RNA sequence: GGCCCUAUCGUCUAGUGGUCAGGACAUCAGUUUCUCAAGCUGGGAACUCGGGUUCAAAUCCCGAUGGGGCCG
Numbered sequence: 001g002g003c004c005c006u007a008u009c010g011u012c013u014a015g016u017g018g019u020c021a022g023g024a025c026a027u028c029a030g031u032u033u034c035u036c037a038a039g040c041u042g043g044g045a046a047c048u049c050g051g052g053u054u055c056a057a058a059u060c061c062c063g064a065u066g067g068g069g070c071c072g
Base pairs, nucleotide, nucleotide: 001071002070003069004068005067006066007065010025011024012023013022018055027043028042029041030040031039048064049063050062051061052060
């Protein structure tokens, strides 16, 4: 340099055009305990960025940026 894949809560991940964007771990509050842990209940927290298509985009298309892989 060329080509391919990829980007969603703090972390891992589901979501293949219309739902309040869901789950696990973590975190916070409550409950429980002599205390801690575990358990139970509840809360907060996310679609990398810019454009396009569409009545409607996390999802489809183009580009940028980051990450990974193959080739030279």

Predicted 3D model of a 72-nucleotide RNA (transfer RNA) from a Candidatus Nealsoniibacteriota bacterium. Model confidence (mean pLDDT): 81 of 100. Taxonomically the source falls in Candidatus Nealsoniibacteriota (Bacteria, Bacteria candidate phyla). The sequence is in RNAcentral, with records from ENA. It matches the Rfam family "tRNA". It is annotated as a transfer RNA.